[in-house]
Context: one part of a larger RNA
RNA sequence: CACCGCCCGUCGCUUCUACCGAUUGAGUGGUCCGGUGAACCCUUCGGACGCGCUCCCGCGCAAAAGUCGAGUGAACCUUGCCACUUAGAGGAAGAAGAAGUCGUAACAAGGUAUCCGUAGGUGAACCUGCUGAUG
Numbered sequence: 001c002a003c004c005g006c007c008c009g010u011c012g013c014u015u016c017u018a019c020c021g022a023u024u025g026a027g028u029g030g031u032c033c034g035g036u037g038a039a040c041c042c043u044u045c046g047g048a049c050g051c052g053c054u055c056c057c058g059c060g061c062a063a064a065a066g067u068c069g070a071g072u073g074a075a076c077c078u079u080g081c082c083a084c085u086u087a088g089a090g091g092a093a094g095a096a097g098a099a100g101u102c103g104u105a106a107c108a109a110g111g112u113a114u115c116c117g118u119a120g121g122u123g124a125a126c127c128u129g130c131u132g133a134u135g
Base pairs, nucleotide, nucleotide: 003110005107008103009102011100013097014096015095016094017093019091020090023087025086026085027084028083029082030081031080034077035076036075039072040071042069045066050061051060052059053058113134114133115132117130118129119128120127121126
C1' cells in the first nucleotide's frame, strides 16, 4: 500500500484434532462361577534295603518305591462382569491454510440504515414478517 480498499458465507482442495462406527473386533490386567490339576504337608496301607538280638526259625527298630483319604494349592481351560489400550470400510463435526469456485451480506445513507430477540423461508453469504435499540 488508504474503495483498483476492506470483508462474509456455501462449495472444492490440503493438513491436523477429537467423535460415531459393522466387525457379536483384538489385546492386557483384575474379579466371579464351574472344571482339570503339578507340587507340598498330614493320613490309611505297603514294606526293597539296612541295623540290633539270636546257632537257626523268628522277634524288634528304622524305612525307599508304590498306595487310601483329607487339606493347602501353582498353572491351564471355561462362564459372566469391570478397567485400560488398540485396529477399522465408512459417516458426521471442528480448526488451520491458500493466489481455488460462486456470489456481494457487512464497513460510506455500503447503494433495502445496522443490530438484538423471535418465526418462516432460501445454493451461500442471506431474505421476509413482528416487537425493540441507536452503536